[in-house]
């Protein structure tokens, strides 16, 4: 250089083109406790960036960027 594959919450990850993008730990808040670091309830918190297609994109399709792998 040149194929490829990934990219979703602070980290792990889920989602056949259509229901308010699900959930586990964490992280606040309440309950409960003699104490909480257990235990039970509850909140916030994400679609890499840019086009296009489509009645509708997390999904498809180009491009760009960031990270692997192979090859050279």
């Nucleotide at each position: 250089g040149u194929a490829c594959c990934u990219a979703u919450a602070g980290c792990u990850u889920a989602a056949u083109g259509g229901a308010u993008a699900g959930a586990g730990c964490a992280u606040u808040g309440g309950c409960c406790u003699c104490c909480g670091g257990a235990g039970c309830c509850a909140a916030a918190g994400a679609u890499u960036u840019g086009a296009g297609u489509u009645c509708g994109a997390u999904u498809c399709u180009c491009a760009a960027u960031a990270g692997g792998u192979a090859c050279g």
The prediction has a mean pLDDT of 81.
Predicted 3D model of a 72-nucleotide RNA (transfer RNA) from Lachnospiraceae bacterium RM5.
Rfam family: tRNA. Its family is annotated with triplet codon-amino acid adaptor activity in the Gene Ontology.
The RNAcentral record of the sequence draws on ENA and Rfam.
The organism belongs to Lachnospiraceae, within Bacteria.